[in-house]
Context: one part of a larger RNA
RNA sequence: GGCAAUCGGUGGAUGCCUUGGCGUUGGGAGGCGAUGAAGGACGUGGUAAGCUGCGAUAAGCUUCGGGGAGCCGCUAAACAGGCUUUGAGCCGGAGAUUUCCGAAUGGGGCAACCUAUCCCGGGUAAUGCCGGGAUAUCCCGAACUGAAUCCAUAGGUUCGGGAGGCGAACGGGGGGAACUGAAACAUCUCAGUACCUCCAGGAACAGAAAUCAACGGAGAUUCCCGUAGUAGCGGCGAGCGAACCGGGAACAGCCCAAACCGAUACCGUGUCAAGCCGGCAAGCGUUGCGGCAUCGGGGUUGUGGGGCUGAAUCGGAGGUGAUUGCCGUCACCUCGGAAAGUUACCAACCUCUCUGCUAGUCGAAGGGCCUGGAACGGCCCACCAUAGAAGGUGAUAGUCCUGUAGGCGAAAGCAGCGAGGCUUUCUGGAUUCAGUUCCCGAGUACCACGGGACACGUGGAACCUUGUGGGAAGCUGGGAGGACCAUCUUCCAAGGCUAAAUACUCCCCAACGACCGAUAGUGAACCAGUACCGUGAGGGAAAGGUGAAAAGAACGGGGGAACCCGAGUGAAAUAGUACCUGAAACCGAUUGCUU
Numbered sequence: 001g002g003c004a005a006u007c008g009g010u011g012g013a014u015g016c017c018u019u020g021g022c023g024u025u026g027g028g029a030g031g032c033g034a035u036g037a038a039g040g041a042c043g044u045g046g047u048a049a050g051c052u053g054c055g056a057u058a059a060g061c062u063u064c065g066g067g068g069a070g071c072c073g074c075u076a077a078a079c080a081g082g083c084u085u086u087g088a089g090c091c092g093g094a095g096a097u098u099u100c101c102g103a104a105u106g107g108g109g110c111a112a113c114c115u116a117u118c119c120c121g122g123g124u125a126a127u128g129c130c131g132g133g134a135u136a137u138c139c140c141g142a143a144c145u146g147a148a149u150c151c152a153u154a155g156g157u158u159c160g161g162g163a164g165g166c167g168a169a170c171g172g173g174g175g176g177a178a179c180u181g182a183a184a185c186a187u188c189u190c191a192g193u194a195c196c197u198c199c200a201g202g203a204a205c206a207g208a209a210a211u212c213a214a215c216g217g218a219g220a221u222u223c224c225c226g227u228a229g230u231a232g233c234g235g236c237g238a239g240c241g242a243a244c245c246g247g248g249a250a251c252a253g254c255c256c257a258a259a260c261c262g263a264u265a266c267c268g269u270g271u272c273a274a275g276c277c278g279g280c281a282a283g284c285g286u287u288g289c290g291g292c293a294u295c296g297g298g299g300u301u302g303u304g305g306g307g308c309u310g311a312a313u314c315g316g317a318g319g320u321g322a323u324u325g326c327c328g329u330c331a332c333c334u335c336g337g338a339a340a341g342u343u344a345c346c347a348a349c350c351u352c353u354c355u356g357c358u359a360g361u362c363g364a365a366g367g368g369c370c371u372g373g374a375a376c377g378g379c380c381c382a383c384c385a386u387a388g389a390a391g392g393u394g395a396u397a398g399u400c401c402u403g404u405a406g407g408c409g410a411a412a413g414c415a416g417c418g419a420g421g422c423u424u425u426c427u428g429g430a431u432u433c434a435g436u437u438c439c440c441g442a443g444u445a446c447c448a449c450g451g452g453a454c455a456c457g458u459g460g461a462a463c464c465u466u467g468u469g470g471g472a473a474g475c476u477g478g479g480a481g482g483a484c485c486a487u488c489u490u491c492c493a494a495g496g497c498u499a500a501a502u503a504c505u506c507c508c509c510a511a512c513g514a515c516c517g518a519u520a521g522u523g524a525a526c527c528a529g530u531a532c533c534g535u536g537a538g539g540g541a542a543a544g545g546u547g548a549a550a551a552g553a554a555c556g557g558g559g560g561a562a563c564c565c566g567a568g569u570g571a572a573a574u575a576g577u578a579c580c581u582g583a584a585a586c587c588g589a590u591u592g593c594u595u
Stems, first nucleotide, its partner, number of pairs: 001594009015580001016545002020516002022513007029505002031166002039101003042055003046079001049075003061095006070083003106115003116135007137163009170201001171199005181188001185235001211218002222249005232240002253497003256441001260297005266291004275284002277328006302475001304440003307436008316335007336427006349421004354416005360408003366381005382399002384388001390402003446470007456482001477492005532539002552579001555566004
């Protein structure tokens, strides 16, 4: 020096564990914010570094409930001082306070700072000073003012209302790639994806046929399954990829514009008049007529619908009015009657019952012996069970604790179903027939060119959409049925609203897992988006485990100390805080063999 064995050191694998994660299901909630948010800065404790809580009323204040003996949060023990059955601490509801920054909003600014004006109050002899309130911008509305410039308008001032910012995904719109694939690459694909941006809601969008279909018919939209990887599209390459129809989920239908009538305001016109509801008589006559605007009525459809005029049938009462009287008619109001209803179809609020949520509460049944440090183990004998889910307790507990099954419970706030009050609508028109041709969404449909979007790449390319140019008909009208035409069928564009079925989960509650178990699972089980790195955008860790209980080793010895040796605790100290187990590499010691 090598090999082997044994005993150690180092190291932190492995096993076991779990306070943390991951995923899913069901329910809730689906927003917060100028009444100042989200997120922060700085403070705040008797002593106080960090975390948590809170805000100069500062680990808290008031009140209403719950609860019932201790309490003054955690790391983290102690001291000092307090509170508490006159009910504290703790839990929940409602309030108060809530510095400074931040949309940040009086002005400024290098966020958490600087500095004003006006009004009110305090203080001073007075100023300085202190406290409270207001003072940003934009939009809408109203009022008052008000230029050049007569009227007017612009502008200004004040008041009232609203907006602004944040937020995980889901949604609609406006823009919109490339890598990639095509085994290269340009059309194509990736993909209308990523990303940027605007806007909204608890969902959004869409939605009551100018739709499909095919000679039978269906009957808004949305979503799912099939149709079907079919028909098609496609450097007919790579690839892209329907619909009809059938089956389901859920179901809900409505309102305007216009014709016509009336009212009001304005403009024009206007006296042998027209007109004043009809008939007769009397009377009035800037009332009338035309235009425009607003409001009310009317009206909403495609076997076309509606308006107007006339006729027929049916239709409560009373009052007022339509110049006056009579008859008729019409309008309005009241009573009575009818109907509906808070998501659209018209719309606002209040009360009550009940249910749920936000604290809680009741809740069955076991003992002995043995082993052991400890009984939850073993043995013996019992009991409960609408409860033998689970967790904890010194080992494995239905009967020890928390619970579980099953019941009960709210002063206050919130949510929801329902009922009532209440509100709204109708109550005079409705139906039919005839006539009239008054209305039925225009720079629209459509066409051309250039695009986009439709599964459809210009193709025979319809349908939808529109940048430029042209540009209808109007119900004897118009669109569609995949060029186009005819026949036929079907529908009615150029206005609007609309729940549910559908998508998602930052967040709350409950539950579950052939999910992880500390190099795993979130980046983060631990004071983690921290330490640290970077000018910055940004990047981004490592780090869990004594024991049942600190009983965390009094005391003695060595040492300067770290530490070690005794003693003591403990079941165990090779469990001593560098602490469960304690592998390997690596480093030693002892012994044996060997060179």
A computed fold for a 595-nucleotide part of an RNA from Desulfobacca sp., annotated as large-subunit ribosomal RNA, domain I. Model confidence (mean pLDDT): 82 of 100. The RNAcentral record of the full RNA draws on ENA. The source organism's lineage runs through Bacteria, Pseudomonadati, Thermodesulfobacteriota, Desulfobaccia and Desulfobacca.